[in-house]
Description
Transfer RNA from a Herpetosiphonaceae bacterium, 76 nucleotides, folded computationally. The source organism's lineage runs through Bacteria, Chloroflexota, Chloroflexia, Herpetosiphonales and Herpetosiphonaceae. Model confidence (mean pLDDT): 81 of 100.
């Protein structure tokens, strides 16, 4: 200091051709029990990493920063 990839619910990780942001799991309520743990139904949870651009619209594309991760290059 160069190139690549990652960044999205608390954790883990989808997200297709740019057109309503999602599963699992955890947490909260209810069901159930004599009372738990299992089960079952619900419901909450989001500055898509931050700043800008482009679009009628951007988690998606372009631009820079940040952080993490592999490569490589150059003095000594």
């Nucleotide at each position: 200091g160069c190139u690549c990839c990652c960044g999205u619910a608390g954790c883990u990780c989808a997200g297709u051709c740019g057109g309503u942001a999602g599963a699992g799991u955890a947490u909260c309520u209810c069901c159930u029990u004599g009372g738990u743990a299992a089960g079952g139904a619900g419901a909450a949870g989001g500055u898509c990493a931050c700043g800008g651009g482009u679009u009628c619209a951007a988690g998606u594309c372009c631009c820079g920063u940040c952080g993490g991760g592999a490569g490589c290059u150059c003095c000594a």

It matches the Rfam family "tRNA". About the family: Transfer RNA (tRNA) molecules are approximately 80 nucleotides in length. The family's RNA type in Rfam is transfer RNA.